[in-house]
Context: one part of a larger RNA
RNA sequence: GAUUGAACGCUGGCGGUAUGCUUAACACAUGCAAGUCGAACGGUAGCAGGUCUUUUGAUGCUCACGAGUGGCGGACGGGGGAGUAACGCGUAAGAAUCUGCCUAGUAGUGGGGGACAACUUGGGGAAACCCAAGCUAAUACCGCAUACGCCCUGCGGGGGAAAGGGGGGGACCUUCGGGCCUCACGCCGGGCCUCACGCUAUUAGAUGAGCUUGCGUAGGAUUAGCUAGUUGGUGAGGUAAUGGCUCACCAAGGCAACGAUCCUUAGCUGGUCUGAGAGGACGAUCAGCCACACUGGGACUGAGACACGGCCCAGACUCCUACGGGAGGCAGCAGUGGGGAAUAUUGGACAAUGGGCGCAAGCCUGAUCCAGCAAUACCGCGUGUGUGAAGAAGGCCUGAGGAUUGAAAGUCACUUUCAAUUGUGAAGAAAAAGCCAGGUUAAUAGCCUUGGGUCUUGACGUUAACUUUAGAAGAAGCACCGGCUAACUCUGUGCCAGCAGCCGCGGUAAUACAGAGGGUGCGAGCGUUAAUC
Numbered sequence: 001g002a003u004u005g006a007a008c009g010c011u012g013g014c015g016g017u018a019u020g021c022u023u024a025a026c027a028c029a030u031g032c033a034a035g036u037c038g039a040a041c042g043g044u045a046g047c048a049g050g051u052c053u054u055u056u057g058a059u060g061c062u063c064a065c066g067a068g069u070g071g072c073g074g075a076c077g078g079g080g081g082a083g084u085a086a087c088g089c090g091u092a093a094g095a096a097u098c099u100g101c102c103u104a105g106u107a108g109u110g111g112g113g114g115a116c117a118a119c120u121u122g123g124g125g126a127a128a129c130c131c132a133a134g135c136u137a138a139u140a141c142c143g144c145a146u147a148c149g150c151c152c153u154g155c156g157g158g159g160g161a162a163a164g165g166g167g168g169g170g171a172c173c174u175u176c177g178g179g180c181c182u183c184a185c186g187c188c189g190g191g192c193c194u195c196a197c198g199c200u201a202u203u204a205g206a207u208g209a210g211c212u213u214g215c216g217u218a219g220g221a222u223u224a225g226c227u228a229g230u231u232g233g234u235g236a237g238g239u240a241a242u243g244g245c246u247c248a249c250c251a252a253g254g255c256a257a258c259g260a261u262c263c264u265u266a267g268c269u270g271g272u273c274u275g276a277g278a279g280g281a282c283g284a285u286c287a288g289c290c291a292c293a294c295u296g297g298g299a300c301u302g303a304g305a306c307a308c309g310g311c312c313c314a315g316a317c318u319c320c321u322a323c324g325g326g327a328g329g330c331a332g333c334a335g336u337g338g339g340g341a342a343u344a345u346u347g348g349a350c351a352a353u354g355g356g357c358g359c360a361a362g363c364c365u366g367a368u369c370c371a372g373c374a375a376u377a378c379c380g381c382g383u384g385u386g387u388g389a390a391g392a393a394g395g396c397c398u399g400a401g402g403a404u405u406g407a408a409a410g411u412c413a414c415u416u417u418c419a420a421u422u423g424u425g426a427a428g429a430a431a432a433a434g435c436c437a438g439g440u441u442a443a444u445a446g447c448c449u450u451g452g453g454u455c456u457u458g459a460c461g462u463u464a465a466c467u468u469u470a471g472a473a474g475a476a477g478c479a480c481c482g483g484c485u486a487a488c489u490c491u492g493u494g495c496c497a498g499c500a501g502c503c504g505c506g507g508u509a510a511u512a513c514a515g516a517g518g519g520u521g522c523g524a525g526c527g528u529u530a531a532u533c
Stems, first nucleotide, its partner, number of pairs: 001533004006529005013381006019374002021339001026337003030334003035072003040069002043065002048062002050059003079292001081290001088217007097209002102205008110144001112142002119134006150159003164197001166195004172191003177188002218264003225255003230252008267289004271282004294315005317328004345371001347370003353367001354365004384414003394405002397402001418474001420469001423466002428460001434454001435452003438448003477522005482503003488517005498505002
């Protein structure tokens, strides 16, 4: 000199853009942070509407929908960096693998069965919740049939699937079911046709993930030897897959001065800071990877976890209890206590981007977008401009004449950025849905696609920007002045009080302490401290 996630002191007008627990991976009150689907299912607790009924009331009939069965998603997104010196990361390669949703292809989607929740009844418990009996549906579960392709094979053969729900419908059928006293007619529903969505098997792709290897990736030798599943082989088991991954047997190997082992420290990288560079230091924000989720261990489900807001066990801690037993996990967003020099709101919205579910409408989303707080950083702007000598008063110095503060103030004439005030007012919005034309189809339903016009949706937001009004009006400090180092005098003090980055100042004329006047530097900041180059 440059820099900082900074802190402290004094001071503080506005805006934009960023950033904001570096310490205790310390403990957490409260609220929210992962749901969704009725177009899978039985149903109807609640709200609203309808129908019936003399009131009470009854009825899932409709919009819908609590709880339950079922599906998909809770493995993403979000957090902090404890552990890890390692194929963890970076880079370059490799072969023995899996991959839900998505894309493309091929072939199917037949016919049956038995349950269990919800519910009802009974019982136990303080509660959490649990037990028994009975009823019931499905895209839940299980056989049977079929098998292009698929799997196993000793090549003879053997094995293995599926689920339907919805929209629409001219002709035809309608055994059975409901309404009408009966027939006929007519209606709903079903068969059947069709459309998109699903389901099963399999092939390929894409995406994601697992595995292996070369090289690189801290300090210590005041750590010199380390290792028995250890190193290799055979066989078996296990895994999606290779492999001592595991086991039985056999052999005695394997690593190490090119630093094994041990100890200490540490998430790694793109990058950041500095520097002419080479280097050195660091790894906040943003992005990629890894590991973690009160501590330790374990598996279940699943395409994917050994799973932050899932389960089980043990431990510490906290809470409830009727003492028998239960509940919990903010290193999610806010917030609290504590620690600390030190770090923000228990805010708004799903309008946009993205994610989950859903045919869709939509619902959820502390991701995200915004707002609030903080001069924490960077950048920009302002705090007026011109005129004006009686060189006013006051301060300060003085050699007492004067010098300086100082064209500074006052005076006069202007301007109005920003802030204040009045009104107007973009862009962030494009979609989806509704309306017209083409395809599918028996069809003018329905569905799909592209095209067209129309319509609707904004948290921010009293937005940005423009404009009205008024008036210099509301807006300057901090450090320093002995040398380094730009800037000097007076008074007080008297080796005292004090200063100090280094040299050093202060013991009666201190440009070095304290105050004042003046000056110098920077300026909404200025200094100090800490840290790096």
Predicted 3D model of a 533-nucleotide part of an RNA (small-subunit ribosomal RNA, 5' domain) from an uncultured prokaryote.
It matches the Rfam family "Bacterial small subunit ribosomal RNA".
Its mean pLDDT, the model's own confidence on a scale to 100, is 83.
The RNAcentral record of the full RNA draws on ENA.